Predicted 3D model of a 75-nucleotide RNA (transfer RNA) from a Candidatus Woesearchaeota archaeon.
Model confidence (mean pLDDT): 82 of 100.
RNAcentral holds the sequence, with entries from ENA.
Its Rfam family is "tRNA". By type it is a transfer RNA. Gene Ontology term of the family: triplet codon-amino acid adaptor activity.
[in-house]
């Protein structure tokens, strides 16, 4: 320089396929319960500009450009 994948809470992850409920699930965390008291285990709770920026549309995590940042294959 050319191509193709990938980004969604701390961390790992479905959800895109066919645009529609208020974005879910695990673990981690916080609070309660249980125990003499931890651990487990239950129950609640908080935590997400869905990489950015624009754009299409009644409606964008999902389509449509562009731009970052990883990963891979080509010269």
């Nucleotide at each position: 320089g050319g191509g193709g994948c990938u980004g969604u809470a701390g961390c790992a992850u479905a959800g895109u396929u066919u645009g529609g409920c208020u974005g879910g699930u695990g673990c981690a965390c916080u609070c309660g319960a249980c125990u003499g008291a931890u651990a487990a285990u239950c129950g609640a709770g908080a935590g997400g500009u869905c990489c950015c920026a624009g754009g299409u549309u009644c409606a964008a995590a999902u389509c449509c450009u562009g731009g970052c940042a990883g990963c891979c294959c080509c010269a």